Predicted 3D model of RNase P RNA and transfer RNA as a complex of 414 nucleotides. Rfam match: Bacterial RNase P class A. The family's RNA type in Rfam is ribozyme. Rfam links the family to the GO terms dimeric ribonuclease P complex, ribonuclease P activity and tRNA processing. The coordinates come from a structure-prediction model, not an experiment, and the mean pLDDT is 75.

[in-house]
RNA sequence: CGAGUAAGACGGAUGGUCGCGCCUUUUUAAAAGGUGAGGAAAGUCCGGGCUUCAUAGGGCAGGGUGCCGGAUAACGUCCGGUGGAGGCGACUCUAAGGAAAGUGCAACAGAAAUAAACCGCCGGCUUUAUGCCGGUAAGGAUGGAAAGGUGAGGUAAGAGCUCACCGCCGUGCCGGCGACGGCUCGGGUCCCUGUAAACCCCACCUGAAGCAAGGCCCAAGAAAGGAUAUAGAGCUGCCCGCUCUCUUUCUGUAUGGCCGCAUGAUGAUGCAGGUAACUGCAUACCAAGAUAGAUGACCGUUCGAGACAGAACCCGGCUUAUAGUCUUGCUCACAAA
RNA sequence: CGGCGAUUAGCGCAGCCCGGUAGCGCAUCUGGUUUGGGACCAGAGGGUCGCAGGUUCGAACCCUGCAUCGCCGACCA
Numbered sequence: 001c002g003a004g005u006a007a008g009a010c011g012g013a014u015g016g017u018c019g020c021g022c023c024u025u026u027u028u029a030a031a032a033g034g035u036g037a038g039g040a041a042a043g044u045c046c047g048g049g050c051u052u053c054a055u056a057g058g059g060c061a062g063g064g065u066g067c068c069g070g071a072u073a074a075c076g077u078c079c080g081g082u083g084g085a086g087g088c089g090a091c092u093c094u095a096a097g098g099a100a101a102g103u104g105c106a107a108c109a110g111a112a113a114u115a116a117a118c119c120g121c122c123g124g125c126u127u128u129a130u131g132c133c134g135g136u137a138a139g140g141a142u143g144g145a146a147a148g149g150u151g152a153g154g155u156a157a158g159a160g161c162u163c164a165c166c167g168c169c170g171u172g173c174c175g176g177c178g179a180c181g182g183c184u185c186g187g188g189u190c191c192c193u194g195u196a197a198a199c200c201c202c203a204c205c206u207g208a209a210g211c212a213a214g215g216c217c218c219a220a221g222a223a224a225g226g227a228u229a230u231a232g233a234g235c236u237g238c239c240c241g242c243u244c245u246c247u248u249u250c251u252g253u254a255u256g257g258c259c260g261c262a263u264g265a266u267g268a269u270g271c272a273g274g275u276a277a278c279u280g281c282a283u284a285c286c287a288a289g290a291u292a293g294a295u296g297a298c299c300g301u302u303c304g305a306g307a308c309a310g311a312a313c314c315c316g317g318c319u320u321a322u323a324g325u326c327u328u329g330c331u332c333a334c335a336a337a
Numbered sequence: 338c339g340g341c342g343a344u345u346a347g348c349g350c351a352g353c354c355c356g357g358u359a360g361c362g363c364a365u366c367u368g369g370u371u372u373g374g375g376a377c378c379a380g381a382g383g384g385u386c387g388c389a390g391g392u393u394c395g396a397a398c399c400c401u402g403c404a405u406c407g408c409c410g411a412c413c414a
Stems, first nucleotide, its partner, number of pairs: 002332009012302007020036006038308001042319002045317005050210004057240004062206005067081005082096001083094004097201002102199002104195003118140002120136006148166006167190001168187003172183004214259004220251006231245004266287001268283006338410007347363004357394001365381005387403005
């Protein structure tokens, strides 16, 4: 200097004039002060807080997760590891339990896909042209996959038939919390491929609905029927337990106002612990709450800022979109000293 | 805010649940038939199955993310 890789920050700031929403003080109105969109506010993919279902109790169904250990309120998230795959490397990806519990599927091609013989090889018979019989699964072909692989020996020709190594199965020891790794020994009756984002088995988790949840205020009237124990109701579905209760229809009131509504598992700064995710302590402070839906216009300075783009109960994540600028660590290659 | 459904040839639709390499009708083109046209008969062409990735030997179909369109519901004090 170039190429890469991992993590992070900003994505505007500041002064003035006018115009908006909320809060506080004062007040007849007004005025003064404070404050006012994001890293994704988006998608609505997950998890909760909170509210209601009289009591949320038990079980089944259904649903979710799926290597190990941690973090967290919790999660399908995050951190650190292990196995596998990719990369020269820094690093990246992983939907990663079980095929020996069982069932299913594997079209076409191929002889054969739950054990098979088309070509080929060997042996025998014979009409000497190729036919028949037997053996074989090493070689060839088909296929994604042909029933462990390589080498040597052996054989009529071959085959774990035998041996060595690797792979597979099993036992023991060592290291590690563990996933797992290393070493030794044994097994050739090492009898059967793949697929579970196929059904399924195993382990763990799981009540439902959702702020348009749910409360408060503001008018009632009429008719019919039932019951004292039956029926009905109890918010995914079913069962059990338990509990509660008059039921149904019509007319009308007006779709109005207030609360929920922001003090929070939060954020900022500092210290300590931890590899990290994160946790603890201390300090200062209050950092939007609309509902016909608020932050806009002009001027000046600075500047890298022109993109994606606007809260609606609140948080922790994931995913998607994103012009451009800056910082740090590490890897590879080249050159120079 | 919550729930549900759809995207396949120029147009309207099957196929997906149960994965084996894409069809039907109309339309278009060609030929036949007719004096000619229409109807009819025969044949032919036309497809990245909304987009991207993944599982599998193999994906329109199974899974994940994204895009577009449509339907239903959310007041009785």